[in-house]
RNA sequence: UCAGUACAAAGGCACACUUAUCGAAAGGUAAGCUCGCAAAGUCUCAGACCUAAAGCGUUCAUUGCGCUACGGUGGCUGGAUUGCCUGA
Numbered sequence: 001u002c003a004g005u006a007c008a009a010a011g012g013c014a015c016a017c018u019u020a021u022c023g024a025a026a027g028g029u030a031a032g033c034u035c036g037c038a039a040a041g042u043c044u045c046a047g048a049c050c051u052a053a054a055g056c057g058u059u060c061a062u063u064g065c066g067c068u069a070c071g072g073u074g075g076c077u078g079g080a081u082u083g084c085c086u087g088a
Stems, first nucleotide, its partner, number of pairs: 001088004012037002017032006035075001041081003045078003048073003055067004
């Protein structure tokens, strides 16, 4: 530097769900639990997806509908970056 989790070893994280809490929501945080993960460590730069408070438009309708992130998902993909062990 590259590849991998093998016949390994030491470990790590924690889907969904429950409770509490923050949030308009998506979703986040903490504890329990553990579907899975070779980066399921970190970062929204690019794409994708989710939500629509505020804003705009529409509507008989403030209550309906539509558009739209400055919100969110890193366990959606790519990219960047850091790292354990083994082998070459």